[in-house]
Context: one part of a larger RNA
RNA sequence: GAUAUGACGCUGGCCGUGCAUGCUUAACACAUGCAAGUCGAACGGUAACAGCAGAAGCUUGCUUCUGGCUGACGAGUGGCGGACGGGGGAGUAACACGUAGGAAUCUGCCUAGUAGUGGGGGACAACCCGGGGAAACCCGGGCUAAUACCGCAUACGCCCUACGGGGAAAAGGAGGCCUCUCUCGGACUGGAAGCUCUCACUAUUGGAUGAGCCUGCGUCCGAUUAGUUUGUUGGUGGGGUAAUGGCCUACCAAGACGACGAUCGGUAGCUGGUCUGAGAGGACGAUCAGCCACACUGGGACUGAGACACGGCCCAGACUCCUACGGGAGGCAGCAGUGGGGAAUAUUGGACAAUGGGCGCAAGCCUGAUCCAGCAAUACCGCGUGUGUGAAGAAGGCUUUCGGGUUGUAAAGCACUUUCAGUAGGGAGGAAAAGCUAAUAGUUAAUACCUAUUAGCCGUUGACGUUACCUACAGAAGAAGCACCGGCUAACUCCGUGCCAGCAGCCGCGGUAAUACGGAGGGUGCAAGCGUUAAUC
Numbered sequence: 001g002a003u004a005u006g007a008c009g010c011u012g013g014c015c016g017u018g019c020a021u022g023c024u025u026a027a028c029a030c031a032u033g034c035a036a037g038u039c040g041a042a043c044g045g046u047a048a049c050a051g052c053a054g055a056a057g058c059u060u061g062c063u064u065c066u067g068g069c070u071g072a073c074g075a076g077u078g079g080c081g082g083a084c085g086g087g088g089g090a091g092u093a094a095c096a097c098g099u100a101g102g103a104a105u106c107u108g109c110c111u112a113g114u115a116g117u118g119g120g121g122g123a124c125a126a127c128c129c130g131g132g133g134a135a136a137c138c139c140g141g142g143c144u145a146a147u148a149c150c151g152c153a154u155a156c157g158c159c160c161u162a163c164g165g166g167g168a169a170a171a172g173g174a175g176g177c178c179u180c181u182c183u184c185g186g187a188c189u190g191g192a193a194g195c196u197c198u199c200a201c202u203a204u205u206g207g208a209u210g211a212g213c214c215u216g217c218g219u220c221c222g223a224u225u226a227g228u229u230u231g232u233u234g235g236u237g238g239g240g241u242a243a244u245g246g247c248c249u250a251c252c253a254a255g256a257c258g259a260c261g262a263u264c265g266g267u268a269g270c271u272g273g274u275c276u277g278a279g280a281g282g283a284c285g286a287u288c289a290g291c292c293a294c295a296c297u298g299g300g301a302c303u304g305a306g307a308c309a310c311g312g313c314c315c316a317g318a319c320u321c322c323u324a325c326g327g328g329a330g331g332c333a334g335c336a337g338u339g340g341g342g343a344a345u346a347u348u349g350g351a352c353a354a355u356g357g358g359c360g361c362a363a364g365c366c367u368g369a370u371c372c373a374g375c376a377a378u379a380c381c382g383c384g385u386g387u388g389u390g391a392a393g394a395a396g397g398c399u400u401u402c403g404g405g406u407u408g409u410a411a412a413g414c415a416c417u418u419u420c421a422g423u424a425g426g427g428a429g430g431a432a433a434a435g436c437u438a439a440u441a442g443u444u445a446a447u448a449c450c451u452a453u454u455a456g457c458c459g460u461u462g463a464c465g466u467u468a469c470c471u472a473c474a475g476a477a478g479a480a481g482c483a484c485c486g487g488c489u490a491a492c493u494c495c496g497u498g499c500c501a502g503c504a505g506c507c508g509c510g511g512u513a514a515u516a517c518g519g520a521g522g523g524u525g526c527a528a529g530c531g532u533u534a535a536u537c
Stems, first nucleotide, its partner, number of pairs: 001537003006533005013383002016380002020378001021376002023341001028339003032336003037080003042077002045073002049071003052067007087294001089292001097218006105211002110207007118152001120150002127142006158167003172199002175196003181192002220266003227257003232254008269291004273284004296317005319330004347373001349372003355369001356367004386416004396407004420478001422473005430464001436456007481526005486507003492521005502509002
């Protein structure tokens, strides 16, 4: 000199923000609320709400009851998602990370293709009945549906094979129609079958994406750590895994690593990067992005395409809470917030309008992701606190050799301006979709439905928001401090004090004339900041 996730002291007007930043300490403990749901177009149903229909009562337009009939929908079965997103960095010196390669693998949703989707069965919730328990919840009996579950059939391709053969699937739902068929004597209506369309389903082959595994090289300090290792190193057989492998096991061999630092101990998440520096380097790894590991502590598996799973399960432990003492409940290193620790770090806010995610045909629902707002001069950038004129060089202050000098054009006075803040009015952009109507095309038996494109309309959809921005109004009006002045180092005098009180980054000041202490006047430097302290280069 520069920097910063800083802190403290004094002071403090405004705006904006880069995707601004904001518990660096106790990975300490947590009250409360919210943070992961969704689908009725899978299913049986109907607790609540609304409509409709019927019945009853009367006060004659209300109340009650009944009916899943309709819109919808609590609880339940079922599907998909809760493995993403969000958090903090405890552990880890390691194929954890970075980089460059590799072969023995899996991959839901998405995408391209091929072949299918036939025919049956038995349950279990919900519900009803009964029982146990303080509760959490649990037990028994009975009924029932499905895209839940299980056989059978079939098998282009797939899997196994000793090449003879063997094995393995599926699910339907929604919309539309009457060309054909059935039911009804015919018609209408309705239903079934049928046709069609769309979303699903099964098997399999590719792709894409994601993930697992292996290897070369790089990656802190200590030798006052010198030897380490027995599944250890390799082989064979077997097991296990999606997959290679001592990953595991039996047997066999005796290897493997190490001064090119093994082992042990300490410290530490790694990287892109950040800071500094002319560079080489040095230090760091906040915010943002990629990867890793973790989720009260330790262990374990289940489900699943994917977890050994932050807001899932089981066991053990510590802690907290409830209890009828028999037994139960919990996990903020999610967003806010509380206590504690600390020099120190924010609101128990708004909205899903945008972007993105989950579910859904969609409408939509959910989303403390996200977008915004609030608090903090924490950082950076910008603006203002007036402008011009004004010598009687006013008064006052300070100083003086008492003549004056200085504060000082500074003020007052006169003439102007109105940024920002204030008040009032106007007012973009962030919004495109989706939806509705019509036309055309595709599909089709079809002019339905559905899909695509185009056009139009409609009322639209904004948390921020009293938005940005623009206009008007009033009046210099509301807006300057902090540190320093012996040398280094820009800036000097007076008074007080008297080796005292004190100052101090270094040299050093102070013992009666202190430009070095304290005050005052004056000056210097920065400026909504200025200084100090701690840290890095």